[in-house]
RNA sequence: GGCAGAUUUGGUGAUGAGGUUCACCAUAACUGUCCGGUUACGGGCUAAUGACCUCUGUGUGGUA
Numbered sequence: 001g002g003c004a005g006a007u008u009u010g011g012u013g014a015u016g017a018g019g020u021u022c023a024c025c026a027u028a029a030c031u032g033u034c035c036g037g038u039u040a041c042g043g044g045c046u047a048a049u050g051a052c053c054u055c056u057g058u059g060u061g062g063u064a
Stems, first nucleotide, its partner, number of pairs: 009026005016055006032045005
């Protein structure tokens, strides 16, 4: 220097936590949607998950 093989860390995925899994990132990944507004900003709607399962919280309704 070449070939082959094996293995590991942390983080992110619009509102909390745990397990499994998927994708992405190594200072980046990521930060929903609609309306008005040049911007700043204001108002409305959906959602506690990227996906599956569970717990908790919240809202509405019913029963006692």